[in-house]
RNA sequence: GGUGAUCUUCGGGGCAAGGUGAUCCCGGCGUUUCUAAAAAAGUGAACCGCCGGGAAAUUCCUGACCGGCGGUGAAAGCCCGCGACCCCCGGCAGCACGGGGCUGAGCCGGUGAAAUUCCGGCGCCGACGGUAUAGUCCGGAUGGGAGAAGAUCGGC
Repeated sequence: GGUGAUCUUCGGGGCAAGGUGAUCCCGGCGUUUCUAAAAAAGUGAACCGCCGGGAAAUUCCUGACCGGCGGUGAAAGCCCGCGACCCCCGGCAGCACGGGGCUGAGCCGGUGAAAUUCCGGCGCCGACGGUAUAGUCCGGAUGGGAGAAGAUCGGC
């Protein structure tokens, strides 16, 4: 220096601010119905309507903010690949585990030997369940994980 085995630790960020108001609650008034006896009146209640007030979306609107891991002639959310979510098959008492599928989004100009990675400009993307429609809240998840750093032992 690379390599095999075992083990340890680490391993995802993000609604500032403003607007709207589904829905719910409270008060007043009114129609209707009910409020046990024949009727009337009264009292109370319920639906609905009108008026007034309050609460109410990190999800809607304006705007704000965020970017896992490895690689790539030079630094990448949107170039290549991996992981995560989800689906299928195998496996198991149930896990673990193995295989397969699915898997979002970038252009223009500049510099340079070299950049879809830097600089400038203008864009775009973001699993599932919950909930007023969610990349940012809550949940599966004290989970899983690409991988990163290190320790011990062995042989080369």